[in-house]
Context: one part of a larger RNA
RNA sequence: GCCUCCUCAAGGAACUCGGCAAAAAAGCGGGCGUAACUUCGGGAUAAGCCCUGCCUGAAGCAAACUUUUUGUUUGCUUUGGGCCGCAGCGAAAGAUCCUCUGGCGACUGUUUAUCAAAAACACAGCUCCCUGCUUAACUGGUAACAGGAAGUAUAGGGGGCGACGCCUGACCUAUGCCGGAAUGUUAAAGACCAGAGGUUACCAUAAAAAUCUUUUUAUGGUGGCUUGCUGGUCUAAGCACCGGUAAAUGUCGGCGGUAACCCUGACCGUCCAAAGGUAGCGCAAUUCCUUUCCGGGUAAGUUCCGGAGCGCAUGAAAGGCGUAACGACUGGAGGACUGUCUCGAGGAGGUGCUCG
Numbered sequence: 001g002c003c004u005c006c007u008c009a010a011g012g013a014a015c016u017c018g019g020c021a022a023a024a025a026a027g028c029g030g031g032c033g034u035a036a037c038u039u040c041g042g043g044a045u046a047a048g049c050c051c052u053g054c055c056u057g058a059a060g061c062a063a064a065c066u067u068u069u070u071g072u073u074u075g076c077u078u079u080g081g082g083c084c085g086c087a088g089c090g091a092a093a094g095a096u097c098c099u100c101u102g103g104c105g106a107c108u109g110u111u112u113a114u115c116a117a118a119a120a121c122a123c124a125g126c127u128c129c130c131u132g133c134u135u136a137a138c139u140g141g142u143a144a145c146a147g148g149a150a151g152u153a154u155a156g157g158g159g160g161c162g163a164c165g166c167c168u169g170a171c172c173u174a175u176g177c178c179g180g181a182a183u184g185u186u187a188a189a190g191a192c193c194a195g196a197g198g199u200u201a202c203c204a205u206a207a208a209a210a211u212c213u214u215u216u217u218a219u220g221g222u223g224g225c226u227u228g229c230u231g232g233u234c235u236a237a238g239c240a241c242c243g244g245u246a247a248a249u250g251u252c253g254g255c256g257g258u259a260a261c262c263c264u265g266a267c268c269g270u271c272c273a274a275a276g277g278u279a280g281c282g283c284a285a286u287u288c289c290u291u292u293c294c295g296g297g298u299a300a301g302u303u304c305c306g307g308a309g310c311g312c313a314u315g316a317a318a319g320g321c322g323u324a325a326c327g328a329c330u331g332g333a334g335g336a337c338u339g340u341c342u343c344g345a346g347g348a349g350g351u352g353c354u355c356g
Base pairs, nucleotide, nucleotide: 001351002350003349004348005347006346007345008344010342011341014340019337027052029051030050031049032048037042039163053083054082055081056080057079058078059077060076061075062074063073064072065071084088089094097335098334099333100332101331102330103329104327105326109121110120125161126160127159128158129157130156131155138147139146140145164322165321166320167319169252170251171250174249175248176245177244178243179242180241183240184239185238190234191233192232193231194230195229196227197226198225199224200223201222202221203220204219205218206217207216208215209214253271254270255269256268257267280314281311292308293307294306295305296304
């Protein structure tokens, strides 16, 4: 010097991001008493106050024992008198600090084994979509098959929100999904048609060869057979198109003017849009400007609480606003208490270093 402990005058959070750590309180003993709020269960051991030892009487109750009248013993309850100390759950052990007020999440639960326990996840509940069963929808598997389910729409699968209370506004233009089938567009295969080839028979013309007759080649015509060629016609879903649908993905305006002080603007005009943000809440876990403005609390308050609102950039199941209870969550305030601090000091044990 460090580590683990113990004690401290006066003050008592002045420490600090923050009472972190420590201290204080402490018997789910008895008696009394207990608020707001509330889902009437709670909140609640709320908070807070008092008692607790020992000695000696009395009364009542219960049980057991007893030779009966009775009595004895034990336990409990109530009550009188007295004694001692600073102190009576006198030690040890065991053993909530409390209160006021916000935010978030209803709750018990779950989670990053090994830096995060939470406001994250889950949850009961609400809602939307799919699924009518010889093989449901959906999931695993190449398949057989299996799960779903030895179930059958009060069932099963999937998505979102997340107890409860009051509610959940407008918009279907875009995207998605569902439905529709008139028209347009659209694939390969196939069928048919046409063309262009191939091949064959016959005929005509021309050339060559040979010549009694013919043969070969080229071109054209007709008929037959045929095609890894070309074009056309016929043909689906889809797309285009027409509707529906937002607890589907999503979106929810601007400018100018106006009331007999000023200010404000119920009102008016205009442009755009599918429709222009409703109820609520609001400087917020969201507010840049910003330590907004007003009020409260403090001697003094960028935090906190209440109110205001042109909200840079709130807002209704990516739910909106409340809410008793609950929380090793998070913000603010108070009481008690303290070496957290003013400001340091002393002590115990251990350890490092120096010296011996």

Large-subunit ribosomal RNA, domain IV from a Minisyncoccota bacterium, 356 nucleotides, folded computationally. Taxonomically the source falls in Minisyncoccota (Bacteria, Bacillati). Rfam family: Bacterial large subunit ribosomal RNA. Model confidence (mean pLDDT): 82 of 100.